[in-house]
RNA sequence: GGGACCGUAGGCUAGUGGUAGGCUACUGGGUUUGGGUCCCAGGGAUCGGGGUUCGAAUCCCCGCGGUCCCA
Numbered sequence: 001g002g003g004a005c006c007g008u009a010g011g012c013u014a015g016u017g018g019u020a021g022g023c024u025a026c027u028g029g030g031u032u033u034g035g036g037u038c039c040c041a042g043g044g045a046u047c048g049g050g051g052u053u054c055g056a057a058u059c060c061c062c063g064c065g066g067u068c069c070c071a
Stems, first nucleotide, its partner, number of pairs: 001070007010024004018054001026042005047063005
């Protein structure tokens, strides 16, 4: 320099055009003599910009970052 794939809560991850979901972590409560386990509840996320569309995490373009391959 060229190409492919990826970017969603603190961490891991689902979501192929119509309410952003789950696990874990965190906080509060219940259970316990106490802790752990278990149960209930709560807060927290779509890499940035632009375009298409009635509507974009999703499709297109540019950029940024990461992984891999070629040179």
The RNA shown here (transfer RNA) has 71 nucleotides and comes from Candidatus Nanopusillus acidilobi. It matches the Rfam family "tRNA". It is annotated as a transfer RNA. RNAcentral records the identical sequence in 3 taxa. The coordinates come from a structure-prediction model, not an experiment, and the mean pLDDT is 83.